[in-house]
Context: one part of a larger RNA
Molecule: small-subunit ribosomal RNA, central domain
Organism: marine sediment metagenome
RNA sequence: UUGGGUGUAAAGGGUGUGUAGGCGUCUUGGUAAGUCGAAUGUGAAAUCCCGCAGCUCAACUGCGGAACUGCAUUCGAAACUGUCGAGAUUGAGUACGGAAGGGGAGAAUGGAAUUCUCGGUGUAAGAGUGAAAUCUGUAGAUAUCGAGAGGAACACCAGUGGCGAAGGCGAUUCUCUGGUCCGAUACUGACGCUGAAACACGAAAGCUAGGGGAGCAAACAGGAUUAGAUACCCUGGUAGUCCUAGCCGUAAACGAUGGGCACUAGGUGUUGGCUCGCAAGAGUCGGUGCCGCAGUUAACACAUUAAGUGCCCCACCUGGGGAGUACGUCGGCAACGAUGAAACUC
Numbered sequence: 001u002u003g004g005g006u007g008u009a010a011a012g013g014g015u016g017u018g019u020a021g022g023c024g025u026c027u028u029g030g031u032a033a034g035u036c037g038a039a040u041g042u043g044a045a046a047u048c049c050c051g052c053a054g055c056u057c058a059a060c061u062g063c064g065g066a067a068c069u070g071c072a073u074u075c076g077a078a079a080c081u082g083u084c085g086a087g088a089u090u091g092a093g094u095a096c097g098g099a100a101g102g103g104g105a106g107a108a109u110g111g112a113a114u115u116c117u118c119g120g121u122g123u124a125a126g127a128g129u130g131a132a133a134u135c136u137g138u139a140g141a142u143a144u145c146g147a148g149a150g151g152a153a154c155a156c157c158a159g160u161g162g163c164g165a166a167g168g169c170g171a172u173u174c175u176c177u178g179g180u181c182c183g184a185u186a187c188u189g190a191c192g193c194u195g196a197a198a199c200a201c202g203a204a205a206g207c208u209a210g211g212g213g214a215g216c217a218a219a220c221a222g223g224a225u226u227a228g229a230u231a232c233c234c235u236g237g238u239a240g241u242c243c244u245a246g247c248c249g250u251a252a253a254c255g256a257u258g259g260g261c262a263c264u265a266g267g268u269g270u271u272g273g274c275u276c277g278c279a280a281g282a283g284u285c286g287g288u289g290c291c292g293c294a295g296u297u298a299a300c301a302c303a304u305u306a307a308g309u310g311c312c313c314c315a316c317c318u319g320g321g322g323a324g325u326a327c328g329u330c331g332g333c334a335a336c337g338a339u340g341a342a343a344c345u346c
Base pairs, nucleotide, nucleotide: 003318004317005316006315007300008299012314014201015200016199017198021194022193023192025088026087027086028085029084030083031082033081034080035077036076037075038074039073040072041071042070049065050064051063052062053061054060091191092188093187094186095185096183097182098181099180103177104176105175106174107173108172109171110154115149116148117147118146119145120144121143125136126135162169163168206247207246208245209244210243211242215241216240220236221235222234223233258313259312260311261310262309263308266291267290268289269288270287271286272285273284274283275282276281295302296301319346320345321344328339329338330337331336
C1' cells in the first nucleotide's frame, strides 16, 4: 500500500462558520463525456502460455498458434453517472401565530455572610489541634449591641431539570441581541450534506499595561509531626483569584463515542409545545434519563439519544521504549504551542 479499524486495547480534530473538493430528491425531453456493444487499424522482436519438432533426455533451441487484458478511429445502445432544457415538492428555507429557557452583552439595584474601622456594654481569656505550639488579648481581645467602609460570591428555589456549537451559563430589574421548539396555512423550488485550507470562538493557569484587593491562597515565614518532613495538620502570608484592554490556545477540552440522512420490539420517568377529554388520562412532535428485545461486542456493555443495519463526507490509528523528544519551519512578549523524525533497543 491493499486491508482492517478508532467507548475502555493504537486511533474522533476542543468547538463552530465555511472555500475548494467529494457526495446528492422526484418526473420528463435532448446530448453522448463517463459507461456498454460491434468493426477496423495498431499493440516490434524476444519473453509468458499451447501444440509440434531438433540436440541420446533436460536445460537450451527452432517452427506454428494463442495472447499481449492497451490505444486510436468509425458505427451503434441510452438504463445509470455527467451535461443542457422544462417541470414537481417530500429534502432545505422564508413568512405567520404561539412557547420555554442560568444562551450572549451592557447598565442599575438588593439581602445574607466574612473582614476591617468607630462607638457602647463587659472581663480574662480567645483561637487552634489527635494533642499542642506559633498566633491574638489587661495598650481591654473573644463575646454582644449600634453605626460605617470595602470587595467577592449569589443560600433556599435546585431537579440523571433548562439553555448553548463547544468552552460554559445560576440574586433581581431594565436595555440590546443569538439560537431552538410547536401549530396551521401560504410561498421559494434541491437553494442540500460534509468539509482539506482559512477564519472565529475556546475552562483553568500563565503573560503585558492600568485599576482593585474582603475572603481564599501557590511561593515564602513560623509552629507542630517525624529518624528526617524542603509534605500532610496549625498560625500568618505575597503573586493570583476580581475589573478594563490586549496576548496565550492548551485540558481526563470526556459521552474518553466526528457530522448528516434513513431504517430496526417495547416499557417507564421527566421537560417544552400541540390535539382530544369534565377530570383521570390518552395521542403526537422536540429534548433529557432509566430499563430492556432483535442485533452488535473480546468482554464490560451499547441498544430509536446505537457501540444495530446501510449510504455520504471529514479526521485519525498501524508493536513497546526512544518521544510528543531532536532538527527544521510557522506562531508567541515570554512561558510555550503547532507540525514532527531517526539512530539505538526490546